[in-house]
Context: one part of a larger RNA
This record gives sequence, structure tokens and C1' cells, in this order.
RNA sequence: UGACGGGGAUCCGCACAAGCGGUGGAGCAUGUGGUUCAAUUCGAUGCAACGCGAAGAACCUUACCAAAUCUUGACAUUUUUUUGACAAAUCAGUAAUAUGAUUUCCACUUGUGGCAAAAAAACAGGUGGUGCAUGGUUGUCGUCAGCUCGUGUCGUGAGAUGUUGGGUUAAGUCCCGUAACGAGCGCAACCCUUAUCUUUAGUAGCUAGCAGGUUAAGCUGAGCACUCUAAAGAAACUGCCAGGAAUAACCUGGAGGAAGGUGGGGAUGACGUCAAAUCAUCAUGCCCCUUAUGAUUUGGGCUACACACGUGCUACAAUGGCGUAAACAAAGAGAAGCAAUAGUGUGAACUUAAGCAAAUCUCAAAAAUAACGUCUCAGUUCGGACUGUAGUCUGCAACUCGACUACACGAAGUUGGAAUCGCUAGUAAUCGCGAAUCAGAAUGUCGCGGUGAAUACGUUCUCGGAUCUUGCACU
Repeated sequence: UGACGGGGAUCCGCACAAGCGGUGGAGCAUGUGGUUCAAUUCGAUGCAACGCGAAGAACCUUACCAAAUCUUGACAUUUUUUUGACAAAUCAGUAAUAUGAUUUCCACUUGUGGCAAAAAAACAGGUGGUGCAUGGUUGUCGUCAGCUCGUGUCGUGAGAUGUUGGGUUAAGUCCCGUAACGAGCGCAACCCUUAUCUUUAGUAGCUAGCAGGUUAAGCUGAGCACUCUAAAGAAACUGCCAGGAAUAACCUGGAGGAAGGUGGGGAUGACGUCAAAUCAUCAUGCCCCUUAUGAUUUGGGCUACACACGUGCUACAAUGGCGUAAACAAAGAGAAGCAAUAGUGUGAACUUAAGCAAAUCUCAAAAAUAACGUCUCAGUUCGGACUGUAGUCUGCAACUCGACUACACGAAGUUGGAAUCGCUAGUAAUCGCGAAUCAGAAUGUCGCGGUGAAUACGUUCUCGGAUCUUGCACU
């Protein structure tokens, strides 16, 4: 100087408190541990691993296991020699690769080049090891307000000062004071989005007025007012007023305003910490394998199951279940695609096929909600696990191991111990919709809107953090 203290002072944070809803009990989904296995590939392990890498394991993927097969090799470059075949397509064949049969080189300068094969040699190849040899990337404290430097001054020196003090702020934010004066990285602002208005523009969007038109409808003429779209601007700065404060910074209240004191949300992550994570994205030093730790194929496994834990979904019902017929979104996606309509089917779905590379067409039905009817507190018309039968779809192929449909079956579960988590407003809670990945396969993830609360006295206590100070067996 730091670190630490069951030392002190000050301050902050869904940290506690005040509230609302969960987890922990049940069933299932999913990840992990353990166990099992020929293999259950590998990594991640307090917060900061465990719906994590994986935005999607039937084959492939795939790295694991069993069996079979290849050795200049599945892939790259170079050299030498030889050949013009081989490759590809179709058929046969194998569990599959292999193998066999048939068809068949290109260019021009006509003997060269390309291409391919065979032999030889250099070499290829490795998801093998080391993240404690590394680069790059990432998590975390923490979007916390800190971390430093130059010159000067003080101290023998390590160092100190500045950065401390009095106020103030979300902020080392600003003001005042001051042996310091300045500066840098952070804070803030600049960026995107959202909330208001103006101008420009008016189709594929919109429809107030005029005309036409229908069972109905911006459907048509027409128009660009309005909505909307998308470009350029305006607007918010404690600018104005009052009070407080030290006449400061600033704080409290008010006006006007769509918005008020950082308006809401996002992106943005200082110096550093954890030998934190990753050699399996990639790159890479060293070590190791080289007829195998490389490569190909078939089948299996990653999906096992006494059990333990995490994260979720569905429930236990009447603020509800079921039925009937009505209403209102946003944001997305679409050509090997989205598919209207019509027909068939109890249904999943199938057949047909208009339109649309999309503000035009389609996915597309929003659902909670409101109305009417029914059930009447039951293990039930709650709940849907499990199981049986019959099917649909994707795909070479659903046995191991897919999703969905119909009928039947109808388990646990009557609100959950100790403990523990999230959330301060368009938030929690609740309700649906979409997308990426993707042949098929979400209760996950990432987005979108609908309905829409309660509470915060306060900082004594718990946890984490910041500043100053003090002690010190550590540095």
C1' cells in the first nucleotide's frame, strides 16, 4: 500500500420490510448426478454447471460400441514412371461399402495439355493429450462508480497528495473549499426504438364528402381529408414561476405541454479479479497415433432405470368445466414454399387448385373476454397420466426410437413440511399468436400483442456492493 474483522460511520440495490404469484407435495416433459451397459461419446459443477454447448440424436448428424472392410488413403499439394482409361448413369449383387454387366473422354496446335486411374515417394489425416504452454471468444463481480497518469509538492524510503473535506447526484455528477494544477479510461451525451406534432409523398394502404352498387362488402368511379406507411424536421433544456439551500451545485412544489427533471425500453460493460470456461466452432506450440488413436459401411447406443437434485408444463376446480352462436390484435414467415376455394372424412388428414417472390395472395382461427344454456361441490361433466384397438402424416426406413387423430380405459392429485425464488407499472399475474432450427419431431428458446393488479411505513435486521475511518497474528 492492500486484503481481512461476529470494528465504527455514511450511502445504495426487489437486499430486507409491505404486497402479489410461484418452487418444495402429485403426474408428465427436460437437463444433471448415480447406477447399469458392448457402448450408454465429450464438455459445463457454489453464486457465475444442471430446458447449458444442442436454433431441434430414427439413418445421417455421431465424436461412442459390435461386426465387416481400406492403407498415399474420405480430403490437399508436388515430383517421377506407365496407361486411356476411369468417373457417371442403368441393371444385377451384398446386411452395406465392395464386386460384375451394358453405354460413354474433352480441347486444340495431332502430340501436347486438361481430366482420370495404377505404381513409387514426399506426405495427408486425428472431435487423441495439455484451456496450468497459447491466440481469439465468453462468463463473473457490475452498467457497480470506480481505475490511473504527467508535472509539482511532502516523505530517508515503500509511498502520500491530487481522488481527502462540506454539500449534492443515478453517477469521481456538479458546486464550494483545498499543495496542488491539469489530463486519460470509465459516468453522461452522441446511436436504435417507443410516446406528440408538422411538411413531403399516396399504391399494393385508407374512405370523410360526391356518384354508382349489393344479400353483404372500399366492391367500383373518384379522392388523399383521416388512419397508416417512410423520409425530412420540430419538440424537453430545470427553459419559466414559487419556496428551501450557502447568493452555489442542487432539492421540493407548480404552470404550460403528447411527454418533466436520465420521459419508457435497448445497444453500449473502465483498470482489473477468479491459473474462471472453451485445444470439441476456429486457430495454434509441444507431446502422442501412422495397415491406426486415420478412413468407409451396416446394426446398435447417445432415448437404459432401484434412486437423488435442478428447470419447466398440466392440474387439484364454480373467479370453474362443457356446449351454442358473436367481437377485438401485434409481430412475423412463404417458391424443393405459403396455399384460398370446392369435394371427401367423426377426425388427424387427403384430393383438387385460384392467388402470391407478397402493405396486393396465403399461413390466419387470435385466445382469454362478453351473451345464453347446462353441471351444483362429488375424486365429480374436476384432472388427465397410463394402457388397448383402429388410423393419419413425414421419411429409403417410425421395432429399439417420431408427432398427431378417433373410440375405449380414467392413475396420482382436494393447494403442498423445513426451506426457497421472481416481481415496483402497462410491471407481476393471466391469455393466445409468430419465428429460428427443421423432411418429420417443443411443455424449450427468441419475439409479438390482448386483459391487467396489490404494495413500498421505512433501513432495526439478512445478503451483496461503494466511500471514509480504525485494529491487525496476513501482504
The part of an RNA shown here (small-subunit ribosomal RNA, 3' major domain) has 475 nucleotides and comes from an uncultured bacterium. Its mean pLDDT, the model's own confidence on a scale to 100, is 82.